[in-house]
Record summary:
c-di-GMP-I riboswitch aptamer, 80 nucleotides, folded computationally. Its mean pLDDT, the model's own confidence on a scale to 100, is 85. It was read from a public genome assembly, where an Rfam model found it. It matches the Rfam family "c-di-GMP-I riboswitch aptamer". Gene Ontology term of the family: cyclic-di-GMP binding. From the family's description: GEMM was predicted in a large-scale screen for bacterial structured RNA regulatory elements. Genes associated with GEMM are involved in a diverse array of functions, including chemotaxis regulation, signal transduction, secretion and chitin.
């Protein structure tokens, strides 16, 4: 550099549940938990969902989810 994660060792994150706190929602952010992760880091670029709004029910449009799938970008460890 490329490909794999079966076994290990050091460290990360952290699902639901719950408190507060923000928002009209969706959901978002601290602290508790810990279901699972090697990219569960990071980006709404493509499909997907989820709330509005408005509609002529094709679609438009604001906002939200990358722990849904897919693309970018950056990366621990061990094996080959």
């Nucleotide at each position: 550099c490329a490909c794999u994660g079966a076994a290990a060792a050091a460290g990360g994150c952290a699902a639901a549940c719950c408190c507060g706190c923000c928002g009209a929602a969706a959901g978002g952010c601290g602290g508790g938990g810990g279901c699972g992760c090697a990219a569960a880091a990071c980006u709404a670029c493509g499909g997907g969902c989820c709330c509005g709004a408005g509609g002529a029910u094709g679609g438009u449009u604001g906002g939200g989810c990358c722990g849904c799938c897919g693309g970018g970008u950056u990366g621990c460890c061990a094996g080959u």